[in-house]
This is a predicted structure of a 74-nucleotide RNA (transfer RNA) from Arthrobacter sp.
It matches the Rfam family "tRNA". Rfam classes the family as a transfer RNA.
The RNAcentral record of the sequence draws on ENA.
The coordinates come from a structure-prediction model, not an experiment, and the mean pLDDT is 81.
RNA sequence: GGUUGUCUAGCUCAGUCGGUUAGAGCGCUUCGCUGAUAACGAAGAGGCCCGGGGUUCAAUUCCCUGGACAACCA
Numbered sequence: 001g002g003u004u005g006u007c008u009a010g011c012u013c014a015g016u017c018g019g020u021u022a023g024a025g026c027g028c029u030u031c032g033c034u035g036a037u038a039a040c041g042a043a044g045a046g047g048c049c050c051g052g053g054g055u056u057c058a059a060u061u062c063c064c065u066g067g068a069c070a071a072c073c074a
């Protein structure tokens, strides 16, 4: 330098062949339980889906461009 892939919650990831207001596990907070801790049970907070642009009535999803990361080729 080229090709391909990935980017969604603090972490690991799902998801939508474009359509009612975006999810799981772990973690975090509060409460219950306990002599106490863990475990367990209940409730809750936390993301406008990497940035910008385009298409569309409507984009996290499709297209273009930029960025970060990974693999391969040179």
Stems, first nucleotide, its partner, number of pairs: 001073007010026004019057001028044005050066005